This is a predicted structure of a 74-nucleotide RNA (transfer RNA) from a Pyrinomonadaceae bacterium.
The coordinates come from a structure-prediction model, not an experiment, and the mean pLDDT is 80.
The same sequence occurs in records of 2 taxa.

RNA sequence: GCGGGCAUCGCCAAGCUGGUCCAAGGCACUGGAUUGCAAAUCCAGCAUCGCCGGUUCAAAUCCGGCUGCUCGCU
Numbered sequence: 001g002c003g004g005g006c007a008u009c010g011c012c013a014a015g016c017u018g019g020u021c022c023a024a025g026g027c028a029c030u031g032g033a034u035u036g037c038a039a040a041u042c043c044a045g046c047a048u049c050g051c052c053g054g055u056u057c058a059a060a061u062c063c064g065g066c067u068g069c070u071c072g073c074u
Stems, first nucleotide, its partner, number of pairs: 001073007010027003019057001029045005050066005
């Protein structure tokens, strides 16, 4: 220098043939219920989907650029 893959909540992770309505679920965290205090259990809360732009009535999902990580080639 060239090409491929990945980038979703604090962590893991589904969704990626565009569609709704609040972006699943688990752990953690916060608040509440319960309890003599806890633990456990139950309820509730917690995501501008790496960044910028474009296409579209509508984008996590398509297109372009950039950034980071990673694999291969030279």